């Protein structure tokens, strides 16, 4: 220099055009003398950045940034 994958909640990951979800973690409630496990509920998001297509973009297209990998 070239190519491929990925970027979504604090962490690990789904979601594949139509108002964004799960597990763990955090907080709350109940229980307990108290703690833990388990149970209940809640909060937490500029979907990496910018542009384009579309009535509508996390999703499709382009460019950029970053991570990992392949090749040299």
């Nucleotide at each position: 220099a070239a190519g491929a994958c990925c970027a979504u909640a604090g962490c690990u990951c789904a979601g594949u055009g139509g108002u964004a979800g799960a597990g763990c973690a955090u907080c709350u409630g109940a229980c307990u003398u108290g703690c833990a496990u388990g149970c209940u509920g809640a909060a937490g998001g500029u979907u990496c950045u910018g542009g384009g297509u579309u009535c509508a973009a996390u999703u499709c297209c382009c460019a950029g940034u970053g991570u990992u990998c392949u090749c040299c």
Transfer RNA from Podarcis lilfordi, 72 nucleotides, folded computationally.
Its Rfam family is "tRNA". The family's RNA type in Rfam is transfer RNA.
NCBI's taxonomy places the organism under Eukaryota, Opisthokonta, Sarcopterygii, Lepidosauria, Podarcis.
The sequence is in RNAcentral, with records from Rfam.